[in-house]
Context: one part of a larger RNA
């Protein structure tokens, strides 16, 4: 270290539970608010942080009722109280009810600030108390405003999406915004429908009907009439006419007419009314009030049980009883009708409401006549443009109206889907109207085949909380001790209030508060076996040994055989293609409606109800209801006819029908519409939220050390006729120069899980300008802003963010969960804005019916492939012969001709080619017939699919290079979806198709020396190369070897070797400088001597020479040579670890040929078993399998019925045994401590290993990286359990234009003290910005308000706009600006211009005097630059004060160090334009300092120190010097507003409000997620060096950067 067992830790699954949810039913209620809401802020308790309650009367006050013993909420403690004189508590009514909020006196940054008026108090101011003071509508009375879940009406109104694109269309009048109302809203009493018959307001439901229609006639959209139900209800004005009041006109003064208001009258279409006549006081409805009854809050009463037994506890079990108008439910120490609360039944009462009665305010009508009058006008209608109607402009009626026009008046008008006529219906242009219907923020009572803590609401718990974001907005986790706290007295270990061990409680403490059960990952400990030469998808088969044993068996496993995970996706994955670290929980084909098919059930030529109603129940349900639907008859475009009909001239033919089965439910499969199996976009649209980042702009402020250059102008000199011009000065310009702060970000490095989500170091650019920066504002998403980069708009930008439409869509990717059984594909055709999608067909499966199919043989056919052929066509074509014709040449041109090694037709001979040639022409395939074999393999219909990426090999082809593991077809096959054996290893090659078991047999391919099962087999050859044995590697090469064939020479002596010769004309001729056999050229390369010898085969020379060869003779003595064709070998032969024939190795164990035996698979056989199918019931056959189809089961949760188990121990957990093919089931031990099963049915949130899944837990890397500026620590001492870090001291080091000091913003207690160390601090900690407690912020003068105004905001009036709203005058807000009065010292642990001391100043009031209008004016302004003055501060010098100083000697008139100060304010003083200075007072202040010093502490070094004495020594000289003041110069871009001031003086007195004030503030407290190397406006900023705020060093002061 592995496996196993046991015991723990860790963790929080599982089981059980429920306090909370979810979905409904019935009833109620359907609003609250200026009498101040909803919602908040702040308070309120003896102690009180949170929640709850309440409001300064503050966990409460008063009254009435109930109730009857305890009470002071959650909340369990102490203290103190209250209560039978009736508390707490419950119900009803009332009182109080801070501040904000519509918010309403004005303002405002919600919970704050500031007023006015009246009255009261007082002496004025001031203050206090009470009441009032917004806007709009309305004459007034009075009302409105805001909030609230859905429902409702109206004004506006998308897009994604669908149409497989998209524009009409769809989505959809949806989402959303806005206005408004009510408990409902809206609609509503016919200018309606209908059709020859009728109905009679509206609304809702069921049908009609997915019909008629509309519709790129696409996708889709989609009525009405009529029928059945629910509920029912009808009315009022305007007008005519009459009267009256007022006004106007007119008049004959009697009146008349008109207008306006009011009263009467009147209200409809078979017209009605006025009017006239007649008749009558009817009929019907009904408010307030009163009376009665019922209902109704808290509440009252409410039956019946004991004993035994187990147990900690009885309600369990046993025995025996009882009640029941009560056996709902909950509780009680386990499961209770009779223990408790309750329940049934009964009782009880306030108010409101309801009902009945009474009451009667008040409303309501007839008949006849028809001369006249009335009956809704910018209306109906019409043109144009739109919208709504199911209806998209269509033949388009009807309704609405933006625009332009514009009637009729009852003898009238409108409609009936263009329009006209007839007919029918109705009466517009005014209004009201209950019920039936929609919804549920809320209250009460209940229900659930709903959830049970990753579920159910986001929220069971102090949750819209913590937390995130500027904001809109987003948004968690987290339940359980026990029956009862009986919550562990006491002791021990320990520094310990940590933790643990005893003791004790309890049924149990392994129920101990991190608490029920307590799984897994993960981490340990003990024991058994094994393990240190072994190679390993870790299992499986065999198995020695060891250990244990209940003797059944269990654990371990040396050694040997075989063996490349899972999922997905693919032609194909161990793949080095995807996904998963591990475990646990959660996690995906559902539901509704409509079709369709099958099965089951009912009824059947019929079947069936829907809405609704009635009855009833605890819940179910039963009955009624026939509207309607389907079927019973079809055909036709239709009229229509009808077992037929249509077509047609047809009694023809043909098409579609007839010769009958449906229908209603349940279940299952599947489709459609819906999110429709789950997760996943980028996007589009709508309402809002953002300019604290950043861009630009506006207003108002601030900043820029120092140095350099030297423009214009001016002056002088020169110069010119005068200018010009030159020079020298002066001058101080500049998007000038150098360079800090400041801004930026060029280079390089570092950093890259950073110190930092953009930095550090170095280097660099700008640095008086188009500069940088603060504060306050403005511009907003197809919009802004942009010196323009598509840059920036809160770490987001080619269209921000948030929420919504929304579960957008996704022909795409991924994932998709238990078992067994049967069958089992495809990767093809056609089409496709189609190619990775889809439709139809093909192939699969299930059911039903039918009867084909296949193979072989024979016979008969069609055909034009392979092959072959071409004087058989078409085309192509080798060589030759012939040579028409042509070209060239000659003939001086031409003609006639000639020549031609040129091209070349036809023909002949010869050779040979073709997918798109054929005079020919198979095999195979195909068709038909017959016979035999086989036996559903075949066809049809219906349901359900999947597939439509294929791949290798062989053969036939195309393409390509007769390349590809290429590509495209065809035929076959296998893989795909196929395991087994062989080929070392390998999807496809060879063999062979796995139901299971067997330590049986035979074979296939392939093998038989060893690895490794079987022949070191046999016979005959070959190979020498380790060829074999890399691919069988090629052209080409080679006297390798072996076999065969042909041929030449040879005893008349071959071939090879050796010996000898190899000559002469001649140095052949030519050429050449030379050329003699041998540079080159020529040739009858001749001739001679010879056995033989070339006018020469090579070497060689300048040329010769020389050496050779051919050829010849001798010697030797038997075979020698040449060519061709085979076998095996050889060179050619070059790739990356040894590294390969699979290895060892082999001369066979290689190769060729032949033969025999054996081995060898999941094949075949044998034996046993399982399942399926078929039938003849006993056999036969079958059982590889992906997508997919079909069948049968298991498990989980809940429900019903029934039957059981359980404290003598349920579920769950954890071991173990048995059963089942399996999913699983059962028994039993331990744990656990209260629920749980079986059977038969039913219903589903019904099964996980994978989705870069979700949540939690735990690993791994790993005791690894890191511990955040390299300014730095060391020692001594102290406290302490403990000290590198805390405290003290000493030394050292760092910053010092800061790393010091002070403000603004922001933060919000971090400040100080005490106590503490769990967490926080990157380590430790005694320390702390941490934890706990207590304390701390003091103002007339500082800042802000009670003063002012800028940008800008808001905004009476007013203007604009569908609404919301947008602008905007007066005004009102709004500092970053204007205005405005205090200084010094002291004091605290912590505050000070605030307290104290001292000394000042400002405003108002009282009193007195004076002036009384107002206004001018002032306030009031740029940049740059220069000069002068002047101060804080500072340097030097001198004088003076105090102290100190020298080993030896001297000097003390010396040296050194420190110091030499003093505010605001006032002043009749002096100087100055002024700032300011001088002088005096302040000031006998006070402190510094010096001397002295009681006393306290001590680590003996010292430290602290009350008190006392003393302003004591210069108000000297010289320099530097920002603010500030005064003055000047120059430039162009020409440089706020308002308040205030402008008339007061004097004495004393009184008054002087609200808010801020701690602490940090270049940072550990702000912004950056952090105690983060970043960022952050302003003021101050000493000395030496220096031009300087550079640089280096340093003072005061601060620090050593938390390992």
């Nucleotide at each position: 270290g592995g496996c196993g067992u046991a015991u723990g830790g860790g963790g929080a699954a599982u089981g059980c539970c429920u306090a909370g949810g979810c979905u409904c039913u019935c009833a109620g209620a359907g609003g609250c608010g200026a009498u101040g809401a909803a919602g908040g802020a702040c308070g309120u308790g003896a102690u009180a942080a949170g929640c709850u309650g309440c409001g300064a009367u503050a966990a409460g006050c008063c009254g009435c009722g109930g109730g009857g013993a305890u009470u002071g909420g959650c909340a369990c403690a102490u203290a103190c109280a209250a209560g039978u004189u009736g508390a707490u508590c419950c119900g009803c009514g009332g009182a109080u009810u801070u501040c904000c909020g519509a918010a309403u006196g004005g303002g405002g940054c919600a919970a704050c600030c500031c007023a006015c008026u009246a009255u009261a108090u007082u002496g004025a101011a001031g203050a206090u108390a009470u009441a009032g003071u917004a806007u709009c509508c309305g004459c007034a009375a009075g009302g409105a405003g805001g909030c609230g879940a859905a429902c409702c009406c109206g004004g506006g109104g998308a897009a994604c999406u669908g149409a497989a694109a998209c524009a009409u269309c769809u989505a959809a009048g949806u989402a959303c915004c806005c206005g408004g109302a009510g408990g409902a809203a809206g609609a509503g009493a016919a200018a309606a429908c209908a059709a020859g018959a009728g109905u009679g307001a509206u609304u809702g439901c069921g049908c009609u009907a997915g019909u008629a229609g509309c519709g790129g006639c696409g996708a889709g959209c989609g009525a009405a009439c009529g029928c059945g139900c629910a509920a029912c209800a009808g009315c009022c004005c305007a007008a005519a006419c009459c009267g009256u009041a007022c006004c106007u006109g007119u008049u004959a003064c009697g009146g008349c007419a008109g207008g306006u208001g009011c009263g009467g009258g009147g209200u409809u279409g078979u017209a009605g009314g006025a009017c006239c006549a007649c008749g009558a006081c009817a009929u019907u409805g009904g408010a307030a009030g009163c009376a009665c009854a019922a209902u109704g809050a808290a509440c009252u009463a409410g039956a019946a049980c004991a004993c035994g037994u187990u147990g900690g506890a009885a309600a369990g079990c046993g025995u025996g009883g009882c009640c029941a108008u009560a056996g709902a439910c909950g509780g009680u120490g386990a499961u209770a009708g009779c223990c408790c609360g309750g329940u049934a039944c009964a009782g009880g009462u306030a108010a409101a409401g309801c009902g009945u009665g009474u009451g009667g305010a008040u409303a309501u009508a007839g008949u006849g006549g028809u001369a006249u009058c009335c009956u809704g006008a910018g209306u109906a209608g019409u043109g144009c443009g739109g919208g709504g109607c199911a209806c998209g402009u269509g033949a388009a009626a009807c309704c609405c109206u933006g625009u332009a026009u514009g009637a009729a008046u009852c003898c009238g008008g409108c409609g009936g889907g263009a329009c006209c006529a007839u007919c029918c219906g109705c009466c517009a242009a005014g209004g009201c109207u209950a019920a039936a219907u929609a919804c549920u923020c809320c209250u009460g009572a209940g229900a659930g085949a709903c959830c049970g803590a990753u579920a159910g609401u986001g929220a069971a718990c102090c949750a819209g909380u913590a937390c995130c974001g500027u904001g809109a907005g987003g948004g968690a986790a987290a339940g359980g001790u026990g029956a009862a706290a009986a919550g562990a007295a006491c002791c021990c270990c320990g520094a310990a209030c940590a933790g643990g061990g005893g003791a004790g409680u309890g049924a149990a403490a392994c129920a101990g508060a991190a608490c029920c059960u307590g799984a897994a990952a993960c981490c340990a400990u003990a024991c058994g076996c094994c393990u240190a030469c072994a190679a390993g998808c870790g299992g499986u088969c065999g198995g020695a040994g060891c250990c244990a044993u209940u003797c059944g068996u269990g654990g371990u496993g040396a050694c040997g055989g075989c063996g490349u995970g899972c999922c997905u996706u693919u032609u194909g994955c161990a793949u080095a293609a995807u996904g998963a670290g591990c475990c646990u929980a959660c996690g995906a084909g559902u539901u509704a409606c409509u079709g369709u098919u099958g099965c089951c059930a009912g009824c059947g030529a019929g079947g069936u109800u829907a809405a609704g109603g009635u009855c009833u129940u605890a819940a179910g349900g039963a009955c009624c209801g026939g509207a309607g639907c389907c079927g019973u008859a079809g055909c036709g475009a239709a009229a229509g006819c009808g077992a037929g009909u249509c077509u047609g001239a047809a009694c023809a033919g043909g098409g579609c029908g007839c010769u009958u089965a449906g229908u209603u439910g349940g279940c299952a499969g599947u489709a459609g519409u819906a999110g429709a199996c789950g997760c996943g976009a980028a996007a589009c649209c709508g309402u809002g939220u953002g300019a604290u980042c950043u861009a630009c702009c506006c207003u108002u402020g601030g900043g820029c050390a120092g140095g350099u250059u030297g423009a214009a102008g001016c002056a002088g000199u020169g110069g010119u006729a005068a200018c010009a011009c030159a020079c020298u000065g002066u001058g101080g310009a500049g998007g000038a120069c150098c360079g800090a702060a400041c801004c930026c970000g060029u280079u390089g490095a570092c950093g890259u899980u950073g110190a930092a989500a953009a930095g550090u170091c170095u280097u660099g650019g700008g640095a008086u300008g188009a500069c940088c920066u603060g504060a306050g504002g403005g511009u907003a998403g197809g919009g802004g802003u942009g010196a323009a980069a598509g840059g920036c708009c809160a770490a987001u930008c080619a269209a921000a963010c948030u929420c919504g439409g929304a579960a957008a869509u996704a022909g795409c990717u991924c994932g998709u969960a238990c078992u067994c059984c049967c069958c089992g594909a495809a990767a093809u055709g056609c089409a496709u804005u189609u190619a990775g999608g889809u439709g139809c067909a093909g192939c699969g499966u299930a059911u039903a019916c039918a009867u084909a199919g296949u193979u072989u043989u024979a016979u008969a056919g069609a055909g034009g492939u392979a092959g072959a052929g071409c004087u058989a066509c078409u085309g192509a074509u080798u060589g030759g012969a012939u040579g028409c014709g042509g070209g060239g040449g000659c003939u001086u041109c031409a003609c006639c001709g000639c020549c031609u090694a040129c091209c070349a037709a036809u023909u002949c001979c010869u050779g040979a080619c073709a997918a798109a040639c054929u005079c020919c022409g198979a095999a195979u395939g195909c068709u038909a017939u017959a016979a035999a074999a086989u036996g559903u393999u075949u066809g049809u219909a219906u349901g359900c699919a999947g597939u439509g990426a294929g791949g290798g090999c062989a053969u036939g082809g195309g393409u390509g290079c007769u390349a590809a593991g290429g590509u495209c077809c065809a035929u076959g096959u296998c893989c795909g979806a196929g395991a087994g054996g062989g080929a070392a290893a390998g999807a496809a090659c060879c063999c062979a198709g796995a139901c299971c078991a067997u330590c049986a047999g035979c074979u296939a391919a392939g093998g038989u020396c060893c690895c490794c099962a079987a022949a070191u087999g046999a016979u005959a050859g070959u190979u020498a190369a380790g060829u074999u044995g890399a691919a069988u590697a090629a052209a080409c090469g080679a006297g390798g070897u072996u076999g065969g064939a042909u041929u030449g020479c040879a005893c008349a002596g071959a071939c090879a070797g050796c010996u000898a010769g190899g000559a002469u004309g001649u140095u052949g001729g030519c050429u050449u400088g030379g050329a003699a056999g041998c540079a080159g050229c020529c040739a009858u390369u001749c001739a001679u001597u010879u056995a033989a010898a070339g006018a020469g085969u090579g070497c060689g020379u300048a040329a010769c020479a020389g050496c050779u060869c051919a050829c010849u003779a001798g010697u030797c003595g038997a075979g020698c040579g040449a060519u061709c064709c085979g076998g095996c070998a050889u060179g050619g032969a070059u790739a990356a670890u040894a590294a390969u024939c699979g290895g060892g190795c082999a001369u066979a164990a290689a190769c060729u040929a032949u033969c025999u035996a054996c081995c060898g698979a999941a094949g075949c056989u044998a034996u046993g078993g399982g399942c399926c199918a078929a039938u003849u019931u006993a056999u036969u056959g079958g059982c590889g399998g992906u997508a997919g189809g079909g069948g049968a089961g298991c498990a989980u949760u809940c429900u019903g019925u029934u039957u059981g188990c359980g404290c003598c121990g349920a579920a769950g957990g954890u071991g173990u045994g048995a059963c089942g093919c399996g999913a699983g089931u059962c028994g039993u031990g331990c744990u656990g401590g209260a629920g749980c099963g079986g059977a038969c049915a039913g219903a589903a949130a019904a099964g996980a290993a994978a989705a870069u899944g979700u949540a939690g837990g735990c690993a791994u890397a790993a005791g690894u990286a890191a511990c955040g500026a390299u300014a730095a620590u060391g020692c001594g001492g102290g406290c302490g359990a403990g000290a590198a870090a805390c405290c003290c001291g000493c030394a050292c080091u760092c910053c010092g234009a800061a790393a010091g000091a002070c403000u603004a913003a922001g933060g919000u207690u971090u400040c100080c003290u005490c106590a503490g160390c769990u967490a926080u601090g990157c380590u430790a900690a005694u320390c702390a910005g941490c934890u706990g407690a207590g304390g701390g912020u003091u103002a007339g003068u500082c800042g802000g308000g009670a003063c002012c105004u800028a940008a800008c905001g808001c905004g009476a009036a007013c203007c604009c706009g569908a609404a919301a709203g947008g602008g905007g005058u007066a005004g009102u807000g709004g500092a970053u600006g204007g205005c405005c009065a205090a200084c010094a010292g002291g004091u605290u642990a912590a505050u000070a211009u605030u307290c104290c001391u001292g000394u000042a100043c400002c405003u108002g009031c009282u009193c007195a005097c004076g002036u009384u209008a107002a206004a001018a004016g002032u306030g009031a302004c740029g940049g740059a630059u220069c000069u002068g003055a002047a101060u804080a501060u500072u340097u030097g010098g001198u004088g003076c004060g105090u102290g100190c100083u020298g080993a030896c000697g001297g000097a003390a008139u010396a040296g050194c160090a420190c110091g030499u100060u003093g505010a605001a304010g006032g002043g009749a003083g002096c100087g100055g334009u002024g700032a300011c200075g001088c002088c005096c007072c302040g000031a006998u202040a006070g402190u510094a300092c010096a001397c002295u010093g009681a006393g306290u502490c001590u680590a003996c070094g010292g430290a602290c120190a009350a008190g006392g004495u003393g302003a004591u020594a210069a108000u000297c000289c010289a320099g530097a010097g920002g603010a500030u003041c005064a003055g000047g110069u120059u430039c162009c871009a020409a440089g706020a507003a308002a308040a205030g001031c402008g008339a007061g003086u004097g004495a004393a007195g009184c008054a002087g409000c609200c808010c801020g004030u701690a602490c940090c503030c270049u940072a550990a407290a702000c912004c950056g997620a952090c105690a983060c190397a970043g960022g952050u406006a302003g003021u101050u900023g000493g000395g030496a060096u220096g031009a300087g705020a550079a640089u280096u060093c340093u003072a005061a002061g601060g620090a050593g950067c938390u390992c």